[in-house]
Context: one part of a larger RNA
RNA sequence: UCCAGUCGAGGGAAUUCGGCAAAAUAGUCCCGUACCUUUGGAAGAAGGGGUUCCUGCUACCGUAUUUGCAUAAGUGCGGAUGCAGGGCGCAGUGACUAGGGGGGUCCGACUGUUUAACAAAAACGCAGCCAACUGCUAGUUCGAAAGGAUGCGUAUAGUUGGUGAAGUCUGCCCAGUGCCUGUACUUUAAACCUCUGUUCAAGGAGGCCAAGAGCAGGUAAACGGCGGGAGUAACUAUAACUCUCUUAAGGUAGCGUAAUACCUUGCCGUUUGAAUGACGGCUUGCAUGAAUGGCUUAACGAGAUCCCCACUGUCCCCGACUGGAAGCCUCCGAACACUCUAUUGUGGUGUGAAGGCCACAGACCUCUAGUGGGACGUGAAGACCCCGUGAAACUUUACUGUAGUCUGUGCUUGUGGACUAAGCUUUAUUGCGUAGGCUAGGUGGUAAUCGUAGAAGCUUUUCCUUCGGGAAAAGUGGAGAUGAAAGCUGAAAAACCACCCUUUAAAACUUAUUCUGCUAACCUCUCGGAGAGAGGGACACGCAUUGAUGGACAGUUUGGCUGGGGUGGCACUCUGCCGAAAAGAUAUCGGCAGAGCCCAAAGGUUAGCUCACCCGGGUCAGAAAUCCGGGGAAGAGUGCAAGAGCAAAAGCUAGCCUGACUGGAUUCCAGACAAAGCCGAAUCCAGAGGCGAAAGCCUGGUCUAGCGAACCCCCGUGCCUCCAUAGUGGGGGCCGGGUAUGACUGAAAAGUUACUCCGGGGAUAAUGGAGUUGUCUAGCCCGAGAGCUCAUAUCGACGGCUAGGCUUGCUUCAUCGCUGUCGGCUCUUCCUAUCCUGGUCGUGCAGAAGCGGCCAAGGGUGGGGGUGUUCACCCAUUAAAAGGGAUCGUGAGCUGGGUUCAGAACGCUGUGAGGCAGUUUGUUUAAUAUCUACUAGAGGUGCGUAAAGGUCUGAAGGGAAGGAUCUUCUAGUACGAGAGGAACGGAGAUUCGAGGCCACUGGUUUACCUGUUGUCCUAAAGGGCACGCAGGGCAGCUACGCCUUAAGAGAUAAGGGCUGAAAGCAUCUAAGCCUGAAACUCUCCUUGAAAAGAGACCUAGAGCUCCCGAAAAAGACGGGUUUGAUAGAGUGGGGGUGUAAGCAUCAAGCUAAAGCGAGAUGUUCAGCCCGCCACCACUAACCG
Repeated sequence: UCCAGUCGAGGGAAUUCGGCAAAAUAGUCCCGUACCUUUGGAAGAAGGGGUUCCUGCUACCGUAUUUGCAUAAGUGCGGAUGCAGGGCGCAGUGACUAGGGGGGUCCGACUGUUUAACAAAAACGCAGCCAACUGCUAGUUCGAAAGGAUGCGUAUAGUUGGUGAAGUCUGCCCAGUGCCUGUACUUUAAACCUCUGUUCAAGGAGGCCAAGAGCAGGUAAACGGCGGGAGUAACUAUAACUCUCUUAAGGUAGCGUAAUACCUUGCCGUUUGAAUGACGGCUUGCAUGAAUGGCUUAACGAGAUCCCCACUGUCCCCGACUGGAAGCCUCCGAACACUCUAUUGUGGUGUGAAGGCCACAGACCUCUAGUGGGACGUGAAGACCCCGUGAAACUUUACUGUAGUCUGUGCUUGUGGACUAAGCUUUAUUGCGUAGGCUAGGUGGUAAUCGUAGAAGCUUUUCCUUCGGGAAAAGUGGAGAUGAAAGCUGAAAAACCACCCUUUAAAACUUAUUCUGCUAACCUCUCGGAGAGAGGGACACGCAUUGAUGGACAGUUUGGCUGGGGUGGCACUCUGCCGAAAAGAUAUCGGCAGAGCCCAAAGGUUAGCUCACCCGGGUCAGAAAUCCGGGGAAGAGUGCAAGAGCAAAAGCUAGCCUGACUGGAUUCCAGACAAAGCCGAAUCCAGAGGCGAAAGCCUGGUCUAGCGAACCCCCGUGCCUCCAUAGUGGGGGCCGGGUAUGACUGAAAAGUUACUCCGGGGAUAAUGGAGUUGUCUAGCCCGAGAGCUCAUAUCGACGGCUAGGCUUGCUUCAUCGCUGUCGGCUCUUCCUAUCCUGGUCGUGCAGAAGCGGCCAAGGGUGGGGGUGUUCACCCAUUAAAAGGGAUCGUGAGCUGGGUUCAGAACGCUGUGAGGCAGUUUGUUUAAUAUCUACUAGAGGUGCGUAAAGGUCUGAAGGGAAGGAUCUUCUAGUACGAGAGGAACGGAGAUUCGAGGCCACUGGUUUACCUGUUGUCCUAAAGGGCACGCAGGGCAGCUACGCCUUAAGAGAUAAGGGCUGAAAGCAUCUAAGCCUGAAACUCUCCUUGAAAAGAGACCUAGAGCUCCCGAAAAAGACGGGUUUGAUAGAGUGGGGGUGUAAGCAUCAAGCUAAAGCGAGAUGUUCAGCCCGCCACCACUAACCG
């Protein structure tokens, strides 16, 4: 020192993030118990009192026995309760055992569960509430299936989701997204049908058409959501009221600065001396709010938070003691770790933080115990950050798929009926322009046809209708009806026949949808039945295929640049100018601007012309219209940026044209060589052309921007080839063209990770360092102005110049195979830009008190409240409560409140996973020290001589050893009108520090004495154990106790002066001299011959063993050793405790009169004890 404990004066939470830890309370009996309440609780509330021993009596119980009786009484023994009297101690649950209590708030109702090994919670669960699905071959679920679970249960059941007792409530919104219902119509796959494709086929077109979607509704205890701007009341303020924009609806009740409020320490009140706390209110709520439940709430909680009482070593402020560890001796004896070397310090240098380099200083060697400053110490290829065309997990309206689900079709798959639809056949039926007797379908043939097998007419019914009528059937009727011919229309008569069109109807057949029946496939159930029965039934199941849906599942993707990354931006393709440093080239998230077109003329050629502007003249006509004349190198124009260029033009105008053409080659772009594509440009050749008389010009725009690979697809009066055909056709290739990749040499592509992982990086961030110093802090210069006057007593604008390296930035230089991050505690040292104390100057200094400056770093700079805080604020003091550095000093020193892991909650945000320099609660802080350093303790060598010892000197070092205040005398004096009110010097105290001590006081005191509990040794006596507890307490050690802690000298700082020139004066200065401070050097204390310049003097002894010690970790140090009081024993003294044992007497009472009895008194200031003092050689210091 650590671990585990004991005690503590006075204070009593002042400690601290926080009463953490400790202390206190405690059993049982009696009394007595509040607010609140779901009436159960709260409650052991709180708060009081008793508790032991002896003696006597005793309710009641058991048992034995007695009484002539007996549900009764008495007696004995045992248990047990109560009462009374007596007694002792500091203390009677005497030890052990054994709640601290109360009040306010938040959250969760409660008991319960959870992250085995950092989170026990407010999280989960729960009873209760709500919704959804489900009629049993259910729904949900596992499985590929067979087959299982729920369940051999059946809606009072099962499953799923939300909320979370109870009380009181649960508002508005269905626009979005889901879910449910419906759906005339639209869209829509395969199959099927029709057409086409010369046949066939591929292919094409159309029809029909499921789920789904569109569409129409419903649904919020589904996911979710729930506004803004103006004006207005007779003080002001506010706005019941009004207007307006807007929404699906605009937040209702309640609550509200909250586990939610940024601003914020909101404002007010209570609590405190002081409150970033707590509570109660207000409430403009960044960003409350109603089963993502809102608001209350008794009880409960190892939950969070505040206050009070009690209590205390948490603290002021530490001290003593006990046991163990460490330490020492003996015996055993690892592991981890280990590049070399190592005696360091300061300054410098150095990739900017060095034991190893440079300089200087320091430094003999070794050991022991310690402390932890350093070895950017050890541990772990940093978990933060970035990077990787790394990984994983999770999410979703990322991409692409897959189970599953829904759905059509085919097969399994048979047999009837009905309705409907379509097609075909048959039979009927319908057909009204005008004109016309009329309801004329078309064409053709033809002149007759029908009728007692019942004509016309009439009645009824049905159907159609152009509303005029037409058709059919039934009845009645009983003989005619119609046509041709004439007129109208024209195609002419329904007279008849044939073939057709159109409308409608019926029947048969075929096909199909829907509905329905059957049973034999198939399925289910039952029975002892490989069979039967019951039920279902061509559905379902199953197989194949079609479409839809589909984070349930899977595989992946989720760009780059970047003064870290992200957010932002595009500096990602191209052009001009500057930057660019006079060849060329040249970077930045450098600066200023642009392009992603346009034009059939704005192109080619030939010819002609000259612009802007100014002056003069001229009808309307003006400053400015058109016209004339003159000047006019460009000040215009040139499609669009800028630069370059351009005048019989490259500008303007006109004529004719299409060279904005085809094929080929070279060069540039393109880097010194080698080396690529696209785009773009330039030059040349050939062909065919245009313009021009010709020379000639023309391969778009005066030049520099105006752009895009492969695959796939499309196009072509093009070319080649293969297959097939009688012919049409199909495939492939070449050439040319088109559709785009702007991340622009071109993947098909969203997020989260704090649950994370891997590989790397100091190529790159966060902390600290380094550089810089915009910012910050401090100073200086100038002096507008303020100061009645007056810049400079004091303050000082606008500006300027420096210093520092405490703020914040910037850079990214060392560190990512690891430099632990805020604050506090502890402890040390340094700086001065001085807060106090000292000296001094100025003052708008009378004194006192101030203000400002100069010197000065010796010392001091404190205690509390709230907050994690640094900081800031506040309280009471004070001489003052200064500012900073040391890896924002200090985690191998502590703490762990904050920040910054994993849990959880609120608000906000996101569809979601999740996120938030927003809030809240919870959350493992490793280690035996190798080197160095430091604090101590030893041994050895050297020097010197004489191997050794003793006494000194004192180079050098350390110290603050003292600092400050108050009172008083000076003195109510100086000063001052007064009010007020000093100083030099002296005295006494106080406080903070330093050193020492233990007579006193206090603490401890596991030496000791005493009391007492439980238990054991049979009782007594005397003891053991729990330090049992409790009361005292010597020595020692200690503080809370006591003592000491002068005065000077020297040289100076700022300052004050003397003499005194330069400069005949003046001047503290230049030469010279005197003063002047807590700072400096001495004086004082202390270490100190290893002071390598290694000193001086003296001496003959020193060490081990042995007995010891107020000395001590081991060594060391000191004393003693028979010539002895060193230790032990003994004796005496002194001291502690407090009156021993035994005996005698007394004692409340009981009694059988023998006796029992807590205790008291006397013997007895006794007994017991002693680390002290003295005496005394009895024992041991012997032998060596």
Molecule: large-subunit ribosomal RNA, half B
Organism: Candidatus Woesearchaeota archaeon